[in-house]
Annotation
Predicted 3D model of a 1512-nucleotide RNA (small-subunit ribosomal RNA) from a Candidatus Microgenomatia bacterium. It matches the Rfam family "Bacterial small subunit ribosomal RNA".
RNA sequence: UAUUGAGAGUUUGAUCCUGGCUCAGGAUGAACGCUGGCGGCGUGCCUUAGGCAUGCAAGUCGAACGGUAAUCCCACCAUAUGCUUGCAUUUGGUGGGAACGAGUGGCAGACGGGUGAGUAACGCGUAGGAAUCUACCCUUUAGUGGGGAAUAGCCUUCCGAAAGGAGGGGUAAUACCGCAUGUGAUCUACGGAUCAAAGACCGUAACUGGUCGCUAAAGGAGGAGCCUGCGUCCUAUCAGCUCGUUGGUGGGGUAAUGGCCCACCAAGGCUACGACGGGUAGGGGGUGUGAGAGCACGGCCCCCCACAAGGACACUGAGACACGGGUCCUACACCUACGGGUGGCAGCAACCGGGAAUAUUGCGCAAUGGACGAAAGUCUGACGCAGCGACGCCGCGUGUGGGAAGAAGGCCUUCGGGUUGUAAACCACUGUGGUAGGGGAACAAGUUCUGAGGGUACCCUACUAGAAAGCACCUGCUAACUACGUGCCAGAAGCCUCGGUAAUACGUAGGGUGCAAGCGUUAUCCGGAUUUACUGGGCGUAAAGCGUCCGCAGGCGGUUUUGUAAGUACAUGGUUAAAGCCUUCAGCUCAACUGAAGAAAUGCUAUGUAAACUGCAAAACUAGAGGAUUGUAGAGACUGUCGGAAUUCUCGGUGGAGGGGUGAAAUCCGUUGAUAUCGAGAGGAACACCAAGGGCGAAGGCAGACAGUUGGACAAUUCCUGACGCUCAUGGACGAAAGCUAGGGUAGCAAAAGGGAUUAGAGACCCCUGUAGUCCUAGCCGUAAACGAUGGAUACUAGUUGGUCGUCUCGAUUUAUCGUGAUGGCUAGCGUAAGCUAACGCGUUAAGUAUCCCGCCUGGGAAGUACGGCCGCAAGGCUAAAACUCAAAGGAAUUGACGGGGGAGCGCACAACCGGUGGAGCAUGUGGUUUAAUUCGAUACGAAGCGAAGAACCUUACCUGGGCUUGACAUGUACCUGCACGGUCCGAGAAAUCGGACAAGCCUUCGAGGGUGGUACACAGAUGUUGCAUGGCUGUCGUCAGUUCGUGUCGUGAGGCGUCCCUUUAAGUAGGGUAACGAACGCAACCCCUAUCCUAUGUUAAAUGUUCAUAGGAGACUACUCUUGAUAGUAUCAAGGGAGGAAGGAGGGGAUGACGUCAAGUCAGCAUGACUCUUACGUCCAGGGCGACACACAUCCUACAAUGGGAAGGACAAUGGGUUGCCAACCCGCGAGGGGGAGCUAAUCCUUUAAACCUUCCCUCAGUUCGGAUUGCAGGCUGAAAUUCGCCUGCAUGAAGUCGGAAUCGGUAGUAAUCGCAGGUCAGCAGACUGCGGUGAAUACGUUCUCGCUCCUUGUACACACCGCCCGUCAAGUAAGCAAAGUUGGCAGUGCCUGAAGUCGGUGUCUCUAACUCUAUUUUUAGAGAGGAGCCCGCCAAAGGUAAGGUCAGCGAUGAGUGCUAAGUCGUAACAAGGUAUCCGUUCUGGAAGGAGCGGAUGGAUCACCUCCUUU
Repeated sequence: UAUUGAGAGUUUGAUCCUGGCUCAGGAUGAACGCUGGCGGCGUGCCUUAGGCAUGCAAGUCGAACGGUAAUCCCACCAUAUGCUUGCAUUUGGUGGGAACGAGUGGCAGACGGGUGAGUAACGCGUAGGAAUCUACCCUUUAGUGGGGAAUAGCCUUCCGAAAGGAGGGGUAAUACCGCAUGUGAUCUACGGAUCAAAGACCGUAACUGGUCGCUAAAGGAGGAGCCUGCGUCCUAUCAGCUCGUUGGUGGGGUAAUGGCCCACCAAGGCUACGACGGGUAGGGGGUGUGAGAGCACGGCCCCCCACAAGGACACUGAGACACGGGUCCUACACCUACGGGUGGCAGCAACCGGGAAUAUUGCGCAAUGGACGAAAGUCUGACGCAGCGACGCCGCGUGUGGGAAGAAGGCCUUCGGGUUGUAAACCACUGUGGUAGGGGAACAAGUUCUGAGGGUACCCUACUAGAAAGCACCUGCUAACUACGUGCCAGAAGCCUCGGUAAUACGUAGGGUGCAAGCGUUAUCCGGAUUUACUGGGCGUAAAGCGUCCGCAGGCGGUUUUGUAAGUACAUGGUUAAAGCCUUCAGCUCAACUGAAGAAAUGCUAUGUAAACUGCAAAACUAGAGGAUUGUAGAGACUGUCGGAAUUCUCGGUGGAGGGGUGAAAUCCGUUGAUAUCGAGAGGAACACCAAGGGCGAAGGCAGACAGUUGGACAAUUCCUGACGCUCAUGGACGAAAGCUAGGGUAGCAAAAGGGAUUAGAGACCCCUGUAGUCCUAGCCGUAAACGAUGGAUACUAGUUGGUCGUCUCGAUUUAUCGUGAUGGCUAGCGUAAGCUAACGCGUUAAGUAUCCCGCCUGGGAAGUACGGCCGCAAGGCUAAAACUCAAAGGAAUUGACGGGGGAGCGCACAACCGGUGGAGCAUGUGGUUUAAUUCGAUACGAAGCGAAGAACCUUACCUGGGCUUGACAUGUACCUGCACGGUCCGAGAAAUCGGACAAGCCUUCGAGGGUGGUACACAGAUGUUGCAUGGCUGUCGUCAGUUCGUGUCGUGAGGCGUCCCUUUAAGUAGGGUAACGAACGCAACCCCUAUCCUAUGUUAAAUGUUCAUAGGAGACUACUCUUGAUAGUAUCAAGGGAGGAAGGAGGGGAUGACGUCAAGUCAGCAUGACUCUUACGUCCAGGGCGACACACAUCCUACAAUGGGAAGGACAAUGGGUUGCCAACCCGCGAGGGGGAGCUAAUCCUUUAAACCUUCCCUCAGUUCGGAUUGCAGGCUGAAAUUCGCCUGCAUGAAGUCGGAAUCGGUAGUAAUCGCAGGUCAGCAGACUGCGGUGAAUACGUUCUCGCUCCUUGUACACACCGCCCGUCAAGUAAGCAAAGUUGGCAGUGCCUGAAGUCGGUGUCUCUAACUCUAUUUUUAGAGAGGAGCCCGCCAAAGGUAAGGUCAGCGAUGAGUGCUAAGUCGUAACAAGGUAUCCGUUCUGGAAGGAGCGGAUGGAUCACCUCCUUU
C1' cells in the first nucleotide's frame, strides 16, 4: 500500500412485524461405522495427580587422599610341569606401571525430563522500584608462611534373619582446627578490636619456572530473592469482614525490606469502584472462529508458576525446605526367623485398571546440548533416529490413445424405444507404483579417526496394466429420479415433516449428484445470531416505565476571563523474548515442512510540545434556579360547628284487605289491622339541583354551608442572591378498595348464611330475609387494568377550534358587567406540513428532532412458583430460580365464515286464506328383526311410490343342490377333422348335460383356402374391491345475483378501489356521484309453446263460410300524455295515473343453471387406473328368495258422509296409442269375458260411452242405502307354469273409521281444490309416474316474529371456518422437580484433649566430650576451664480423638402441585352482547370450571343523549 460483511426453512387461509428453534461454513490431541494403494512432514492417556513387575533415566574426578577387591603389562623371588639344563608354561608372593571395586574428599545432583492436583494469588502478564545474595565464567588488586589433633576405609571382638549396628586398635588428604600476616573487608565509644588460604601435576640435577587450583577484596555478565501501579472467571438467593487484625516504639530473625516473629502502646484496617464467603480454573506468548469488535480455548512448541503416594519438617549447600537426598505421621504394597525392615514411573519403555479412546519393555551417543575431568574420556530414555496408528496436513497413483454391431446383461418403457455407454470386449502404448539387478550420498564440525538412521534418500537398467475405489446423499432448505416391495405397519427425520394401497421422504434395485484414500455419523467451539446490540437492539398495543414523590452517594451540568496541564492531541525515546500470523526471498523435484530478512505487535512507560474542549484553581456575570412585593382562582389538606330532603324505626289518628315481588310466580308482610295517608319523635349515613372531557392535587384522590389552621400553583411589577441546577442505585414518605387488631357506632346497602323460584342439575343469574363489612378513633397492611397500559428534565419543529384562571389596550355601559385585540398558566378536541411507526396510530400535552440521568426486557409453559433471605399479628407482600416440556407463544392489519350484534332488501319465509299430513284401513318404499337367502345401492334439507317406464320363470346380481373348465362371449397361432351349423327320435336325469340311432350332408378361385368341431397355448370372464385413484353424468345452494379480468391507482404487504354511496329494479337492471376507465362469465334478449291479427295453402271436412291444421309474418318498445321522485339545473332514469290496444310494464309457461361449495351421489347404466379370483369371486341349470313380520318411519289411495250415497235419464273435451297391434257392427254371458270379423300402417278406422255436471226419484244423521278392509264360495284372462306370488268378475261377509295430540306440508290464478281421460313400462299386473283437458275459488293489513338468501357495517381467541374453538376437577399411564420424620456421605472451619519428627529457646550437684587455654607429671597421661553434643523442660506444630454447629450432595414412607399422553367422566367458565360484558386487586364461598360482595379499568357490543370536529 492492499485485503474485509450473502442467507434459507418453520407460527397464518394469506400478510407485515416481533420472536424463538433449525440448517448451509470453518475447526479438533478426537471417537464410532463402512472402506483402504504409496510417500513426506507433524502428532498420539483429554478418563484414575489410580496402582505399578522388570530394565534403563546422574554421575564424574587416581592430576585431592589412604589404598588394591578384580583385570592387564614389566621386573624379581619361590613352586610345579615339560624337559633340548636354561628356555617355555602354571601357581603364589614382592615391587613398579596401566588402571580401579568399596571408602575419605571435591564438583554436579536445585539443571535437564514429567505432570497440572492445588492456586482467583503479586500466581501470571506488563511497566517500574530498592533494602539484597550469587557456585562455575570474565576483568582487576593483594596473598598462598608455619603448626596441630582426628577420622573412614582397613584389622579385630561382638549383636542381628536381614537391613544394619556397637566396642577396641591403627592411618591419609585440596577433609578438620589453632597461630602468624592484613592489600582489603566488618564493627567502633575513633582509642581500637575482629577476619584468610591447599595443594596437585608438568618440567628441572636442583632452584627459578609453567598449568590447574586455594584465600581476601573490588567490578562485570548471567542467575535468584523481595516490593509496587495497572490488567486478570462466575455468584449479592454470600453484606458486612478482621485481633497479629491496622499502625507505632523497641527487640529478634533473614542474604535482604516488612507483624515475618515477640513485648508494650494506640484502636485501627477492608467494603456497594463488591470486602468476607461459595463455585470453577494453572497463567501467558498464542490457537480456533469472526469483516471487525468480539467470543471460545490454552493439546504439541517457548516463558513463568506449582507439585512429586497424602501431610509436616528441617539438614546440607552459592542455590532446595530438594521427583530418582534425609527425619516423622498416615494410607497402600513387599520381605521377615514376627524381634524388625524396605518402597514411591505426574522420567523412557512396559503392565494392570478406568475408558468411546491414545503407540515399542526398539537403536545410538554419529550430530546438538548438559555434568565431571587438565585431558583422553565416562555418563546422558535430554536428544538424534527407527517402529505402530488415514489421527491431521501436503503430494502422487489406481492408467493413456483408439474403439458402435451403440454387443451381452441389468433397469425403465407410451413396447416404438431409452439408459448404463466409448463404458466393456478388442488393438496400440506408457511405467507413478511393484519386482529384480547395478551404482550410491549430504548430514563430519576436525589434518587423521568417528554414521544409530542405512546400502536409506537418490540415479541407471530390465520386466510387469499387472495388486490399487470407496463413502454419503438424491421431498424442500440442497447439487442429484425412476421402478418394485411395504401399507400410520416396518421404519425415516437436522427443521418443516414423510408412511393409513399408485411413497421421487421407509426398504431394495437401476440411474444420478457430491467428495475422494477417504467418506459419513457423533461430540465440542466460533460463525450465521444486530438472538446481550461498544461497533450494533429495544420498552403505547408484541417481552419490557418502579403506583407516586422526596432525596444522600454517583452521573451530567449556563455565560466570560486568567492560570494549570489530570483527561485529550501530536512528536520522540525505551520496551512489547524467541517461535507463531503477514510480506518478500530462498532450501527439500512441487507442496506440506523449513531457513533468512522485513513489517507488525492496536499495550505500558519516559520526555517534550499544544491549550480548542472536559477537569482543577481563582475572579466575575445573569438568560437556569430561588427569594422579596402586590394580587387571583380552586371538591388541595386537617379540625370544629350548623342545615334541609330522603330511607328505616317508634308512638298516635284515619282506614279496612290486601300488600310486596316477578318473564311468570312463590317464599315474605297483613283482621293481634299491613299497604296507603296525616301528625309527633329517634337515629345513622350520604350531600339532589348548581355540574360542565369544569377545577385542585405528586399520585392515591377530593363535592351541603360556615369558621379556624395550613400546603401548593399562577399573573404583574420592579428589586435581591449569583449556577445555589437536572436526575437519582441504596434509603425515606405518601399510597383506592378489600382485609387485620382494639374500642365505639349501625339508618340504608350487603360477601357468608337461610328460604322461594328457574333448571336435567343450579352450590348461579331473578326474588324475600340477612351477618361481617361499609361509618368514627388509634394502629397495621402496601397491593390494583395504582392506565395515557406512554419515567423525569431541557431545547427546537406549519396549524385550527374550544374551555378555564390571570394581566394589559380599546370600545360600550350609571354600576354590575359585556365585547374586540394582545400577552402568560393549565386543560379538551380535530388533524395536517414535515417526521416517526410492523401497522393501528402519534403528531408543540409527540410515539417527531436531540442531550442528560434513572428503571426495565431478551421464545412459550413450568412461574411471579419452589428454596433461601427481609417485612407483616395474620392474610400475605418484596426479592426470585431450575429440572422438565413445546416449536411455537405473540402484535397489528387482510379476506372470509360465524354471532342468542346492528341496518337495508328479497322469497308461499311468516302473516291472511283454501286444502292436506300426523289418528283409521289398505298400497308402496325404508329401518329393524328374522332367514339358507331375505342380492346391491341411495340416509338432514338434497335417502325412503328413489335406481325399478312395472321381481310368478326369465329379469337376478342372493341362497340350496346338480354340472362345465380355452370356458356362455372376442381375437390369434399350431396340429387334427369328409364335417357343416343344425334337425328328428330313443334312453338316463329336476333340468343343464351325457349316451345312442336316423335322415340330410356347406362354400370354394381346388391352395387341406374359408367355415365348423376337437386338442394345446396365448387369453377370455367377474353386478368382485376402491365414487377417498378417475372420466362422463347428476343432485344441491339457486334461476339466487352474483363471480372475475386488463390497464390504472392506493397500501411495505396480504389486499383495496373498480363491485362503494344515493335513487331504482325481478336483476351488479338502470341513472347520478366517485381514482377509476373498460371488459368477460352470469341477468336480460335471441329459441320453443301459448293469448290477438294478417297472408298463403289445405287433405281426411257432403258443400259454403267459420272453427281447424301447416307454413310465414305483424304486434308491446315507456312509442303517447299527466303527475311525482333523484341531482344545483338541462338531458336522463324511475315510480304512479290515463289513453289506445287481444295483450301494459318480464303478457303466461318452458328450455336455458355463472365462479364455485358439499372428497355430495353413481366402479350396479357405460367407460376406466390399481388391486383381487382363475376346475372359481367365472359359467350353465332346477327350485327357492328379493313378497318374511312383534314393531318404527316416509309417501300415496280410500274414507269417516247430505256441498253426500244410490237409481234412472240427458250433455260437453283434450293429449295420446295402434299390425306379435287397436279392434267396429252383430250374437252369447248378470259380469269379467267369449265368439265374430268389417275397417285402419291412421286429421280417414279403432281405442272412445269422458267424469264431475244437469233433470227426476229414494235415503234423513245412524257406524247408516256412509265406509269398504277382511274372509268364504263360484268364475274369467294372460302365460309352459298363477302354491309360495298376478289381475279381473259375480254372490255372500261388512273391520277400523264420526275429521284426527304435539307438530307439520302444499298453494298467489286458469293457481289451489275437485273431476275424469290417455300414455310409457308391459305376455299379464298401476292406488305409482308422465301428460291431457273439464268445473273452478278464497286471501295477501303488512315485514314485528320463524326459516332461507343478498348487500353494507361491527366484534371475534373461528379458518376442517359455531356441527368452530376452548376451561377446570375427577379417573388412567408416565416424567422431572419441591416439601418431608429421618438417614448416609463430602467440604471448609471452630472449641477442647493428646501431640511425632524438627527448628528455636531454657535449665541443671545430670551424662559424654580429640584439636584451644591453664595446672600437674619423666613421655604416655590426669585434672580444670572455655566450647560442643546428649538427656530433660517449654513455644510452635502434622496426624489423631472428641463436641456443638455451618455448608453441599445422595436416599427417603408420605404429601402438595406441575408437564406430557388420537378417540375416558362431569359440567360449559372464556372467544360473538359467548347467551349474567370481560378483566384487575382483595375477601368469603362452592365437585369443577367458577359465583357473590367492595373498589377500579375498557383491552365491552348495541341504542339513545351530550360535547366537539369537517363540509356546505
The coordinates come from a structure-prediction model, not an experiment, and the mean pLDDT is 82.